A computed fold for a 72-nucleotide RNA from Oxynema aestuarii AP17, annotated as transfer RNA. The prediction has a mean pLDDT of 82. The sequence is in RNAcentral, with records from ENA and Rfam. The organism belongs to Oxynema aestuarii, within Bacteria. Rfam family: tRNA. Rfam's curators write: Transfer RNA (tRNA) molecules are approximately 80 nucleotides in length.
RNA sequence: GGGUUACUAGCUCAACGGCAGAGCGCGGGACUCUUAAUCCCUCGGUUCGGGGUUCGAAUCCCCGGUAACCCA
Numbered sequence: 001g002g003g004u005u006a007c008u009a010g011c012u013c014a015a016c017g018g019c020a021g022a023g024c025g026c027g028g029g030a031c032u033c034u035u036a037a038u039c040c041c042u043c044g045g046u047u048c049g050g051g052g053u054u055c056g057a058a059u060c061c062c063c064g065g066u067a068a069c070c071c072a
Stems, first nucleotide, its partner, number of pairs: 001071007010024004018055001027041004048064005
C1' cells in the first nucleotide's frame, strides 16, 4: 500500500427495512440467625462518527475512525 471481517446497555451477544432486546452485572426487595445460592422488581442505549437512499435505516449505499486477520 491492497483486501476481508467486526463496531448495539458496564460486559458477552441478539435483532425480515417497520416498538432496540436477552443473559450476566449495578440498585431495591423476598427467603435466611447471617452470608452465599435461589426467586421477584427496577435501572441502564444519540446502535463508532458524518452524509445519502427510503414513507420509514441498527439493518442498504458512500466517506471517515478504531480493532482483528490475510496479501504485498